Transfer RNA from a Chloroflexota bacterium, 72 nucleotides, folded computationally.
NCBI's taxonomy places the organism under Bacteria, Bacillati, Chloroflexota.
It matches the Rfam family "tRNA".
[in-house]
RNA sequence: ACCCGGUUAGCUCAAUGGUAGAGCAACUCCCUUACAAGGAGAAGGUUGUAGGUUCGAGUCCGACAUCGGGUA
Numbered sequence: 001a002c003c004c005g006g007u008u009a010g011c012u013c014a015a016u017g018g019u020a021g022a023g024c025a026a027c028u029c030c031c032u033u034a035c036a037a038g039g040a041g042a043a044g045g046u047u048g049u050a051g052g053u054u055c056g057a058g059u060c061c062g063a064c065a066u067c068g069g070g071u072a
Stems, first nucleotide, its partner, number of pairs: 001071007010024004018055001027041004048064002051061002
């Protein structure tokens, strides 16, 4: 330099173009003398960035950034 893949909650990951979810963590409550385990609840998101297409984009398109792999 070129090619491929990834980027979504604190972490690991989902999500037919049609209301962005789960597990774990953290928080509150219950349970316990207490802690752990267990139970219940609520919270947490500029879907890497800025654009385009579309009635509607996490999803499709080009660019850029960043991470990983490959070719030379």
The prediction has a mean pLDDT of 83.